[in-house]
Annotation: A computed fold for a 353-nucleotide part of an RNA from a DHVE2 group archaeon, annotated as small-subunit ribosomal RNA, central domain. It matches the Rfam family "Archaeal small subunit ribosomal RNA". Rfam links the family to the GO terms ribosome and structural constituent of ribosome. On this family, see Yusupov et al., Science 2001: "Crystal structure of the ribosome at 5.5 A resolution".
Context: one part of a larger RNA
């Protein structure tokens, strides 16, 4: 609960794809389902408006004649809307061109530190702290020097830079592949927006089977601190973190801000791409300006409770979808559906304030 809202007070689904529904460019013709308007019926009686009249008056009654809604027929009217047909290019698709990027997959190559192992030097301590010990070390550590071996990772460049729908992605080369932006205006002609359901992706952890295992490090186990210390600091150290496969679907998953369109002063940065001028050791250079598109910062009307926010709107409208209705009990408990579990999704009530 016809209402008011969703950036910080409750409240935008983690993304996208897409079925219903819902919504839909310009023009011209023709129907007239839906709308308007006019007449027929029809709408029981109370109730309701008027007018009159009856209880001294009112409240109540009485009689007349209205009014409202819905229906059904007849007759028009044609702008919307709808359906039927034609025609268009602006919305969307598609081509073509030159470019830009950590977008994704798979395959090769590499680098720097750690780490272990062997050889060679070389000797009393190394390491670690606020200050210690635990803890390695004489079976020779820690340093130095040479060579192996293993796994993880990718310093500088690195940018309020880019891709990507989001999660996310950043050594090099190669392959196969998505996606956008500019730039042609060649083609198709409304073919599109949302999207309940449903689908498909979806860090970290976490599970399963099968490898891997350097360094880190939940758990654990010393040493300290401290009244205690099941922490913070300090030596170890198993899962795990690494791959292949399959499973789970949550999150401050955030811009704490759903998509799509249209529409409303500016001013300064940066990446793309075109295009104009100047410039050139001509090389995809360089400067200036201008378009279009992305990304940042300042602000102006507006808007807001206010912080702010401001063409990347939280300003003016319009389609569509999600979502909120005080607080705790509670994302809990039943029940359903999902999962190997662990758990997710749907999600109350009493009572209590």
């Nucleotide at each position: 609960u016809u209402g008011a809202g969703c950036c910080u007070a409750a409240a935008g689904c983690g993304u996208c794809c897409g079925u219903a529904g819902c919504c839909g460019g310009a023009c011209c013709c023709g129907u007239a389902a839906a709308u308007c308007c006019c007449u027929g019926g029809g709408u029981a009686a109370a109730u309701c408006c008027c007018a009159c009249c009856g209880c001294u008056c009112a409240a109540c009654g009485g009689u007349g004649a209205g009014a409202a809604u819905u229906c059904c027929g007849g007759g028009g009217a044609g702008a919307c809307u709808g359906c039927g047909g034609g025609u268009c290019u602006u919305g969307g698709g598609a081509c073509c061109g030159g470019g830009a990027g950590a977008g994704g997959c798979u395959g090769g190559a590499g680098g720097u530190a750690c780490u272990c192992c062997c050889g060679g030097g070389g000797u009393a301590g190394c390491g670690g702290u606020g200050a210690a010990a635990u803890g390695c070390u004489g079976u020779a550590a820690u340093c130095c020097c040479g060579g192996g071996g293993g796994g993880a990772c990718c310093a500088c460049c690195u940018g309020u830079g880019g891709c990507g729908a989001a999660a996310g992605c950043g050594u090099c080369c190669a392959g196969c592949u998505u996606g956008a932006a500019c730039g042609g205006c060649u083609c198709c002609g409304a073919c599109g927006g949302u999207g309940a359901g449903g689908g498909a992706c979806g860090a970290a952890g976490g599970c399963c089977a099968g490898g891997g295992g350097a360094g880190c490090g939940a758990a654990c186990c010393g040493g300290a601190u401290u009244a205690g210390a099941u922490a913070c600091c300090c030596g170890g150290g198993u899962a795990g973190u690494c791959c292949u496969g399959g499973c789970u679907g949550u999150a401050a998953a955030c811009g704490c801000u759903g998509c799509c369109c249209g529409c409303u002063u500016g001013g300064u940065g940066u990446u793309g791409c075109c295009g104009g001028u100047c410039u050139u050791u001509c090389g995809g250079g360089g400067g200036c300006c201008g378009g279009c598109a992305g990304u940042g910062c300042c602000g102006g009307a507006g808007c807001g409770a206010a912080g702010g926010u401001g063409u990347u709107a939280a300003g003016c409208g319009g389609g569509c979808c999600g979502c909120u209705u005080g607080g705790g009990a509670a994302g809990u408990a039943c029940g359903g559906c999902c999962g190997c579990a662990a758990g997710g999704c749907u999600g109350a009530a009493a009572c209590u304030u």
It was read from a public genome assembly. Its mean pLDDT, the model's own confidence on a scale to 100, is 88.